The RNA shown here (Bacterial RNase P class A) has 348 nucleotides and comes from a soil metagenome. The RNAcentral record of the sequence draws on MGnify. It matches the Rfam family "Bacterial RNase P class A". From the family's description: Ribonuclease P (RNase P) is a ubiquitous endoribonuclease, found in archaea, bacteria and eukarya as well as chloroplasts and mitochondria. The coordinates come from a structure-prediction model, not an experiment, and the mean pLDDT is 76.
RNA sequence: GAGUGGGCCGGGCGGCCGCGCGCGCUUUCGGGCGCGUGAGGAAAGUCCGGACUCCGCAGGGCAGGGUGCCUGGUAACGCCAGGGCGGCGUGAGCCGACGGAAAGUGCCACAGAAAAGAAGACUCCCCCGCUCGGGAAACCGGACGGGAGAAAAGCUGAAACGGUGCGGUAAGAGCGCACCAGCGUCACGGCAACGUGGCGGCUUGGCAAACCCCACCCGGAGCAAGGGCAAAUAGGAGCGGUCAAGGCUGGCCCAGCCGUCGCUCGGGUAUGCCCGCUUGAGGCCGUCGGCGACGGCGGUCCCAGAUAGAUGGUCGCACGCGACAGAAUCCGGCUUACAGGCCCACUC
Numbered sequence: 001g002a003g004u005g006g007g008c009c010g011g012g013c014g015g016c017c018g019c020g021c022g023c024g025c026u027u028u029c030g031g032g033c034g035c036g037u038g039a040g041g042a043a044a045g046u047c048c049g050g051a052c053u054c055c056g057c058a059g060g061g062c063a064g065g066g067u068g069c070c071u072g073g074u075a076a077c078g079c080c081a082g083g084g085c086g087g088c089g090u091g092a093g094c095c096g097a098c099g100g101a102a103a104g105u106g107c108c109a110c111a112g113a114a115a116a117g118a119a120g121a122c123u124c125c126c127c128c129g130c131u132c133g134g135g136a137a138a139c140c141g142g143a144c145g146g147g148a149g150a151a152a153a154g155c156u157g158a159a160a161c162g163g164u165g166c167g168g169u170a171a172g173a174g175c176g177c178a179c180c181a182g183c184g185u186c187a188c189g190g191c192a193a194c195g196u197g198g199c200g201g202c203u204u205g206g207c208a209a210a211c212c213c214c215a216c217c218c219g220g221a222g223c224a225a226g227g228g229c230a231a232a233u234a235g236g237a238g239c240g241g242u243c244a245a246g247g248c249u250g251g252c253c254c255a256g257c258c259g260u261c262g263c264u265c266g267g268g269u270a271u272g273c274c275c276g277c278u279u280g281a282g283g284c285c286g287u288c289g290g291c292g293a294c295g296g297c298g299g300u301c302c303c304a305g306a307u308a309g310a311u312g313g314u315c316g317c318a319c320g321c322g323a324c325a326g327a328a329u330c331c332g333g334c335u336u337a338c339a340g341g342c343c344c345a346c347u348c
Stems, first nucleotide, its partner, number of pairs: 001348009012317006019038008040324001044335002047333005052222004059254004064218005069083005084098001085096004099213002104211002106207003122154002125149001126147004131142004162180006181203001183200007226275004236265007246258004282301008319322001
């Protein structure tokens, strides 16, 4: 100098005015005063996973959907960590829908003779027959017909039925052999994915972000979930039995509910207010275990809770002149947006 990985900050200080919430004081009950506190790393997209709540018990089967190398972590995940395999990079490192194609079905455009069937003969190669030309002959070259010869060469293609070499043959061919790739199997190492080595018969195209098979997971709707209080008006609710008829249900069935029978007794709704609502799988510090994700223990802190929605405006000062963007039930992730700046480790 050029890069790679990770962490952090993301306007500062002061004056004045203003807003939400909590606490205290005060009040003529309208309010006033004081103190404290008040957006983010993504609050965003709503893409995954949960907590919580209700629906119909959340149970079984079918259908449907999702995930997909292995082992861990976690409340859980499609997330994270470590490892394996493949690809890229000189390297630090980065990327990967990465189970099964020898269960079956299907597809493989155009081109090409042929696109998966122990397939396929367009050119070339080889053999046989016949014939023409040359030559003294051996033989050489050609036309036509046949081949149940041949995948070695050419041609087409993203892909042509393992690759390279030697032998072999009329020409050829795993036909034979050596090495390589792949398959199967055994041994060893590893919890495993997998790796290393031996042996075997010689070979079985690609696509599963096509159907499908295998393994595991998933009931639905969402805080406008859902619950409580008050006057007037109208009558209902709970428990148990029953599922014969009828009706309803949030995929369908089993089933459940309404219904019906018996017993018992108090509850439901328009609008407003309150709860849900923010103390939580919480933050920070230390320590111990672990390569790590993370977990255990101890200490300490309380950090927005609005409901048409507060978190702002203005002036001054200095500078490197200030990006993306703003809570709405709450957490864990992923992804996307982002002016500028700082720190650590590593590579060439």